[in-house]
Model confidence (mean pLDDT): 80 of 100. The RNA shown here (c-di-GMP-I riboswitch aptamer) has 92 nucleotides and comes from Thiobacillus thioparus DSM 505. Taxonomically the source falls in Thiobacillus thioparus (Bacteria, Betaproteobacteria, Thiobacillaceae, Thiobacillus). It matches the Rfam family "c-di-GMP-I riboswitch aptamer". Rfam's curators write: GEMM was predicted in a large-scale screen for bacterial structured RNA regulatory elements.
Parts: sequence; C1' cells; structure tokens
RNA sequence: GUCGUACAAGGGCAAACCCGUCGCGAGGCGGGGACGCAAAGCCUCCGGUCUGGUUCGGGCUGCAUCCGGGUCAAGAUAGCGGGGCUGCCAGA
Repeated sequence: GUCGUACAAGGGCAAACCCGUCGCGAGGCGGGGACGCAAAGCCUCCGGUCUGGUUCGGGCUGCAUCCGGGUCAAGAUAGCGGGGCUGCCAGA
C1' cells in the first nucleotide's frame, strides 16, 4: 500500500417504540431504548421512495376528499441502492 472471507480483544453507532422539542409535512435534534450495522463515519452527484407547492387528466350535478400523471433555481431519506471522500483493530 492492497484485500476484507473470522466465532478475537477493546471499543463505536443505534431501528421500532416512549418522552421533550422544532417543522404544514416527509422528517430533524436531545433523552430513554436496542432491531440491526465492519463504515449504520461524512457528502444529495445519479436513480428510487416519501413530503410540500403547482398543474393536467379521471371521478362528482358541483366543491372538498379520493385515484393516476407532469412539473419545481422546494424539501426529506446517507439505516433504499449506486457513486465520491475519510477511517480503528486483528488477519492475509
């Protein structure tokens, strides 16, 4: 430097759910809690999903709700996948 196929050691992170708080929302943050994780460390570049605005179509007598699609100098998700950057220990 590369690999990462272990049941090692010492450690790390923390899903659902609950409480508090912020947000219209998806969700974020803090505390409790552990389903899991060898990058579950960091980054929205690509795809996906979701939320919000707007718009078109369906449906309706009509409106709202509802169903399907488009769009955005709007957002969420890095624990949806790909990609980029960084990285501890053992082993080869």